Predicted 3D model of a 390-nucleotide RNA (Bacterial RNase P class A) from Balneolales bacterium ANBcel1. It is recorded under the gene name rnpB. It matches the Rfam family "Bacterial RNase P class A". Rfam classes the family as a ribozyme. Taxonomically the source falls in Balneolales (Bacteria, Pseudomonadati, Balneolota, Balneolia). The prediction has a mean pLDDT of 76. RNAcentral holds the sequence, with entries from ENA.
């Protein structure tokens, strides 16, 4: 110095301008009445205005309302062990423990991963290659028996040997066979079981029995095993309410059937007025909190504890943004440009000026903690491996 790995951190700057939101000061207006206050609309000033994920909507809370305080099935989530942290958690931090995978100087050491309960209950799937991908399997080869035109075909056995594959049913030697084969026999290894031995534990080590071996992989595939989960999400819920339109109640009117007449009362309609319900629209939840910065203290760390200081969007068709300039990243084209290399060319790398196009994933919507996924470039810190220079 280049490359690369993990971890934190940031993720365009500034200035004009011309808008949109909230807050709050507030001219001016209008309304209303208790007449000096209350409501509206707001000219201008002022100051706030997305993010590490605001996303997925998996998991744990607070808030609400439903339901009720029994059990099931579905359906989701999740699955070593120990101590810690934390309101919780499937989160997080230490150490460990078993499998895998690098890498060394290799009885071991170090680094890294782990969604790490079951694959000898049961179903599915295993690309491509290959003869075969699962109660096996005959392409080559190898034994045997046939047949032959002697080139070689046909049958049967065979999983030691090639070959394919990410993966082909332990391994070494001997024995057995026509020729093989745990077919059998000794060793190793591997499974099951009991016993003990260290370790808090997951877990490791011995021994003692049993099995020729039966368990290919996959469970972030169904599934089975064990914990967990009652449902619904602020469009929770609450208030306050116009017009029409309908509901009940009162009052006046007009008045049908029923009477011998009349009156009062009983059906409807009309009008008036009161009150429920309940829409439009308003207003509340609404943003001060397991809050955020700074210091220092305990502690490997995760996290806590002190002390100071900050208020940090709250909209409802949905703001947080347009244009211009000037720097900034990145690319791309030019140059009587400069440098350095060589294969000396209409060459290659740089570097510098000039123009041009771009600017990562992505955007609140009750409101915390986590996971998890996207994400240009860029800072720094720690470790690795080449290369230069001292």
């Nucleotide at each position: 110095a280049a490359g690369g790995a993990u971890u934190g951190c940031c993720g365009g700057g500034c200035a004009a301008u011309c808008g949109c939101u909230c807050u709050u000061c507030a001219a001016a207006g209008c309304c209303g009445c208790u007449u000096g206050c209350g409501g509206c609309u707001g000219c201008g000033g002022a100051g706030g205005g997305a993010g590490g994920a605001a996303a997925g909507u998996c998991c744990g809370a607070a808030c609400a309302c439903c339901a009720g305080c029994g059990g099931a099935c579905a359906c989701c989530g999740c699955g070593c062990c120990c101590c810690g942290g934390g309101a919780a958690a499937g989160c997080c931090g230490g150490g460990g423990a078993a499998u895998c995978c690098c890498g060394c100087a290799c009885a071991g050491c170090g680094g890294g991963a782990u969604a790490u309960g079951g694959a000898a209950a049961g179903u599915g799937c295993c690309a491509c290659a290959g003869a075969a991908a699962a109660c096996a399997g005959a392409c080559c080869g190898c034994u045997c028996c046939g047949g032959u035109a002697c080139g070689c075909c046909g049958g049967a056995g065979u999983a030691a040997g090639g070959g394919u594959g990410a993966a082909a049913a332990g391994g070494u030697g001997g024995g057995g066979u026509a020729a093989g084969a745990g077919c059998c026999c000794a060793c190793c290894g591997c499974c099951c079981g009991u016993u003990u031995c260290g370790g808090u534990a997951a877990c490791g080590g011995a021994a003692c029995g049993g099995g020729g071996c039966a368990a290919g992989g996959u469970a972030a595939a169904c599934c089975c095993c064990g914990c967990g989960g009652g449902g619904u999400g602020c469009a929770a819920g609450g208030c306050c309410a116009a017009g029409c339109a309908u509901g009940a109640c009162a009052g006046u009117g007009u008045g049908c059937c029923g009477u011998c007449c009349g009156c009062c009362a009983c059906a409807a309609c009309a009008c008036u007025g009161u009150c429920g319900g309940g829409u439009a629209g308003g207003c509340c939840g609404c943003u001060c909190g397991a809050u955020c910065u700074c210091a220092u203290c305990a502690g490997u760390a995760a996290u806590g504890g002190u002390g100071a200081g900050a208020c940090c969007a709250g909209a409802u068709a949905a703001a947080u943004g347009g244009u211009u300039g000037c720097c900034g990243g990145u690319u791309u084209g030019u140059g009587u440009c400069g440098c350095c290399g060589c294969c000396u060319g209409u060459c290659g790398g740089u570097g510098c000026a000039c123009a041009g196009a771009u600017c990562a994933c992505a955007g609140a919507a009750u409101u915390c903690g986590g996971c998890u996924u996207a994400c240009a470039g860029g800072c720094a810190a720690u470790c690795c491996u080449u290369c230069c220079u001292c």